[in-house]
Context: one part of a larger RNA
RNA sequence: UUGGGCGUAAAGGGCGCGUAGGCGGUUUCGUAUGUCCGCUGUGAAAGCACACGGCUCAACCGUGGAGAGUCGGUGGAAACUGCGAAACUUGAGGCUGGGAGGGGCUGGUGGAAUUCCCUGUGUAGCGGUGAAAUGCGUAGAUAUGGGGGAGAACACCAGUGGCGAAGGCGGCUAGCUGGGCCAAGUCUGACACCCAUCCGCGAAAGCGUGGGGAGCAAACAGGAUUAGAUACCCUGGUAGUCCACGCCGUAAACGAUGGGCACUAGGUGCCGGGCCUCUAGACGGGUUCGGUGCCGAAGUUAACGCAUUAAGGGCCCCGCCUGGGGAGUACGGUCGCAAGGCUGAAACUC
Numbered sequence: 001u002u003g004g005g006c007g008u009a010a011a012g013g014g015c016g017c018g019u020a021g022g023c024g025g026u027u028u029c030g031u032a033u034g035u036c037c038g039c040u041g042u043g044a045a046a047g048c049a050c051a052c053g054g055c056u057c058a059a060c061c062g063u064g065g066a067g068a069g070u071c072g073g074u075g076g077a078a079a080c081u082g083c084g085a086a087a088c089u090u091g092a093g094g095c096u097g098g099g100a101g102g103g104g105c106u107g108g109u110g111g112a113a114u115u116c117c118c119u120g121u122g123u124a125g126c127g128g129u130g131a132a133a134u135g136c137g138u139a140g141a142u143a144u145g146g147g148g149g150a151g152a153a154c155a156c157c158a159g160u161g162g163c164g165a166a167g168g169c170g171g172c173u174a175g176c177u178g179g180g181c182c183a184a185g186u187c188u189g190a191c192a193c194c195c196a197u198c199c200g201c202g203a204a205a206g207c208g209u210g211g212g213g214a215g216c217a218a219a220c221a222g223g224a225u226u227a228g229a230u231a232c233c234c235u236g237g238u239a240g241u242c243c244a245c246g247c248c249g250u251a252a253a254c255g256a257u258g259g260g261c262a263c264u265a266g267g268u269g270c271c272g273g274g275c276c277u278c279u280a281g282a283c284g285g286g287u288u289c290g291g292u293g294c295c296g297a298a299g300u301u302a303a304c305g306c307a308u309u310a311a312g313g314g315c316c317c318c319g320c321c322u323g324g325g326g327a328g329u330a331c332g333g334u335c336g337c338a339a340g341g342c343u344g345a346a347a348c349u350c
Stems, first nucleotide, its partner, number of pairs: 004321003007304002012318001014201003021194002025088007034080001035077007042069001050064005091191001092188004096183003103177007110154001114150008125136002162169002206247006215241002220236004258317004263312001266295012299306002323350003332343004
C1' cells in the first nucleotide's frame, strides 16, 4: 500500500465550534469538465501471448496478424457528475404562542449539624477499640441549659427521575443568560452534513498571588497490631479541601460504543408537551411528537450480548488500530512557573 477492522481481543479523538477539504434535496433550460460512442494519428524494432513455418525434437530462429495508452486530434451523445441560469419546498433556519428543567453566571438569605469562645447546673470520669493504649479531664472535662462567633455542606423531597456538548449540575430567593421540547400557521429558499489545522470548554489532584480555614485530611507525630508493620485500627495533625484572579489540560474524561440522515416486528414502565373521548371533577381510555429505562422478533456477534436510544441493513464525513516486551520510554520539536502535557521511535528480546 491493498485488504480487514475499532462495546469487552490492538483500535472512537474528553467535549464543542468551525476553516480548508470531502460530500450533498426536487424541477426545467443551457453548457460539455468528468463520462460514453465513431473516425483518425500515434504507441519503433525486439520481447510476452497466439497461429503457421525452419534447424530430426527442443532451446533457438523466421513469417503473420493480434494485443497494449487516464494518449493527441476530430465529429457526436447528454442519462448521470460538474458548471451557468431560472424556479420549488420536503432538508435546514427564522417568526408567533405555550410549557418542563439541580443548564450557566452574579447577589442576597435560611435552618439543622459540627467546632470554638463566654456563662449557668453538675462531678469524676470522658473518649476510643476486637481488646487496649496514646489523648482529654479536679486549672472542673464529658453530659446538660443559655448567649455569641466561624467556616463548609445543603437531611427529608430524591426517583429505575430531570437538565447540560462533555466535564458536570441539588436549601430558599432575586437579577442576568444559554439550550432543547410542543402546537398551529407564516416567512427565507438548499442557506445542509462531516470536519485536518485553528480556537474555546474541560472532574480530581497540582502550581502562582492574595484571602479564608469549622469539619475532614495526604505528609508527619504518637498509641496499638505484628516476626517486622515505613500499612490496615486508634489519638492528634500540616498542605489541601473553600473564595478571587491566573495557570495546568489529564482520567476506568466509560455507554470502555465519533457525528449526521433515512430504513427495519413487537411488548411494558417513567418524564415533558399536543389532540380526541369519558366524567360534575380529579382520575381513566385512545392517539401523536420529544426524551429516558427494561424485555424481546428478524438480523447480527467468537461468545457475552446488541436489538427503532443497534453492536441490524445503507449512504456521507472525521478520528484511530496493525504481535508482546522495550515504551507512552529516548531523542528532537513544541506548550508549561514547575509538576509535567502533546507529538513519539529504535537497538535488543520473546
Small-subunit ribosomal RNA, central domain from an uncultured prokaryote, 350 nucleotides, folded computationally. RNAcentral holds the full RNA, with entries from ENA. Its mean pLDDT, the model's own confidence on a scale to 100, is 90.